[in-house]
RNA sequence: GCAAAACCUAAGGGGUGGCUUCGGCCUGAGAUGCGCGGGGAUCUGAACGAUUCCAACCGGCAAACCCUUGAACCUGAUCCGGUUAAUACCGGCGUAGGAAUAGGUAAGUCCUCAAAA
Numbered sequence: 001g002c003a004a005a006a007c008c009u010a011a012g013g014g015g016u017g018g019c020u021u022c023g024g025c026c027u028g029a030g031a032u033g034c035g036c037g038g039g040g041a042u043c044u045g046a047a048c049g050a051u052u053c054c055a056a057c058c059g060g061c062a063a064a065c066c067c068u069u070g071a072a073c074c075u076g077a078u079c080c081g082g083u084u085a086a087u088a089c090c091g092g093c094g095u096a097g098g099a100a101u102a103g104g105u106a107a108g109u110c111c112u113c114a115a116a117a
Stems, first nucleotide, its partner, number of pairs: 001109002006105005011068004017026003032062003036059002038054006073098003079092004
C1' cells in the first nucleotide's frame, strides 16, 4: 500500500403478510405502537366546536428488524412447478429490469527504509 469474513460509527434504503369461530392461530429477522393529519357516527337550527369510534384506506411520527450493489426490497406477477390450512418456504423466471455508501478496526499479503547478528 492492498485487503476476506466479521464488527463499529455516521448517513441512507426497505418491507410489515396468511388464516380465523374475531378470542386468537401460523410463518418469518421483522407482521409493533400513536388517532397527529385523515375518515365515520352523535350532539348543535347551521357553522365553529364538543364527544366518541376506526390502525380497514391515504399520509405522518416513533419503535424493532433487514439491507446499502452478490440481490434488503420493487417490477414482470393476481406468473410457472413443488409444498402448505394459507402465507411463509424450495426451485424456475434470473447473468432479467430497477434499487440505498462513506469512514474506521481487521486475518492475511505485498513493497520500501533502518538497525543488529

The RNA shown here (TPP riboswitch aptamer (THI element)) has 117 nucleotides and comes from Microbulbifer rhizosphaerae. The source organism's lineage runs through Bacteria, Pseudomonadati, Pseudomonadota, Cellvibrionales and Microbulbifer. The model forms 91% of the base pairs in the Rfam consensus. It was read from a public genome assembly, where an Rfam model found it. Its Rfam family is "TPP riboswitch aptamer (THI element)". Rfam describes the family as follows. Vitamin B(1) in its active form thiamin pyrophosphate (TPP) is an essential coenzyme that is synthesised by coupling of pyrimidine and thiazole moieties in bacteria.